Context: one part of a larger RNA
RNA sequence: UUGGGUUUAAAGGGUGCGCAGGCGGAAUGGUAAGUCAGUGGUGAAAUCCCCCGGCUCAACCGGGGAACUGCCAUUGAUACUGCUAUUCUUGAGUACACAUGAGGUGGGCGGAAUGUAUCAUGUAGCGGUGAAAUGCAUAGAUAUGAUACAGAACACCGAUAGCGUAGGCAGCUCACCAAAGUGUAACUGACGCUCAGGCACGAAAGCGUGGGGAGCAAACAGGAUUAGAUACCCUGGUAGUCCACGCUGUAAACUAUGAUCACUCGCUGUUAGCAAUACAUCGUUAGCGGCUAAGCAAAAGCAUUAAGUGAUCCACCUGGGGAGUACGGCCGCAAGGUUGAAACUC
Numbered sequence: 001u002u003g004g005g006u007u008u009a010a011a012g013g014g015u016g017c018g019c020a021g022g023c024g025g026a027a028u029g030g031u032a033a034g035u036c037a038g039u040g041g042u043g044a045a046a047u048c049c050c051c052c053g054g055c056u057c058a059a060c061c062g063g064g065g066a067a068c069u070g071c072c073a074u075u076g077a078u079a080c081u082g083c084u085a086u087u088c089u090u091g092a093g094u095a096c097a098c099a100u101g102a103g104g105u106g107g108g109c110g111g112a113a114u115g116u117a118u119c120a121u122g123u124a125g126c127g128g129u130g131a132a133a134u135g136c137a138u139a140g141a142u143a144u145g146a147u148a149c150a151g152a153a154c155a156c157c158g159a160u161a162g163c164g165u166a167g168g169c170a171g172c173u174c175a176c177c178a179a180a181g182u183g184u185a186a187c188u189g190a191c192g193c194u195c196a197g198g199c200a201c202g203a204a205a206g207c208g209u210g211g212g213g214a215g216c217a218a219a220c221a222g223g224a225u226u227a228g229a230u231a232c233c234c235u236g237g238u239a240g241u242c243c244a245c246g247c248u249g250u251a252a253a254c255u256a257u258g259a260u261c262a263c264u265c266g267c268u269g270u271u272a273g274c275a276a277u278a279c280a281u282c283g284u285u286a287g288c289g290g291c292u293a294a295g296c297a298a299a300a301g302c303a304u305u306a307a308g309u310g311a312u313c314c315a316c317c318u319g320g321g322g323a324g325u326a327c328g329g330c331c332g333c334a335a336g337g338u339u340g341a342a343a344c345u346c
């Protein structure tokens, strides 16, 4: 490379948008580039293959044939592909109507809890643990009440619920932005799918500058435990966690399952709509779940939300270790990220 694969054995890119590229709905006409057929030319000789012959045989050599699977020209064919012209509505989009949701951004507001401060009541303990101690407390703690301030998070509702491309999103409210869905079938008329490179977004931790700092809490300190205890437990506690702006660009970024389209028994729950009805029920579209048939799978299991049956495009894998390391490139303030070997060894 061919082939075979990618839920769990190696392997789906974290996610989206999208140029190039690849692929692409229905009908009719034209063209004849691809495609197919005929003919002509060329495809040196030698070699290879087949037949015959010459050296005693063979190697070797000579003669003949075939082949040289190709290229060029020309004459035709027109189903398919391409190109071109006209048309269509089912794919895709638009319009109108309805209705939904923790979807996003920026403001405003709220109560509970926690901590602190002040005042009041009140007196000897509080706190913590398996048990303790460190710690706090007669300079009046803990507890109870009142008032004030601060920051962060939003109990119940709350859900195999919902929304978002993914990361993710939850008190209430206002403004702005965006979106899938359903219904009508009015409009456009293939405008589509996928996407190397590229661009954008991307949890937590981390970094830079400036704020903020209640609680929690790496590091750190002390007390315990222990043979030891650089831990688990306890008392403290700084970065950080929060906000603004800028970077970082990684995660078990998981459904460990790429995207799109078509097809393939059923039962059941639920969300948002629409429709019918005899008010018992029941159809349909789009989602979110459970069970199961065919089929698939090494099995576990998957099973109209496929891991089934097919099609298109992209990404990735090729024994374990060395190693996601070294070197180089690119990116980054750094931490590091990305691309990514070999020797050697089993």
Stems, first nucleotide, its partner, number of pairs: 004317003007300002012314001014201004021194003025088007033081002035077008049065006091191001092188003095184004100179001103177007110154001114150008125136002162169002206247006215241002220236004258313006266291009276281001295302002319346003328339004

Model confidence (mean pLDDT): 86 of 100. The part of an RNA shown here (small-subunit ribosomal RNA, central domain) has 346 nucleotides and comes from an uncultured organism. It matches the Rfam family "Bacterial small subunit ribosomal RNA". The RNAcentral record of the full RNA draws on ENA, Greengenes and SILVA.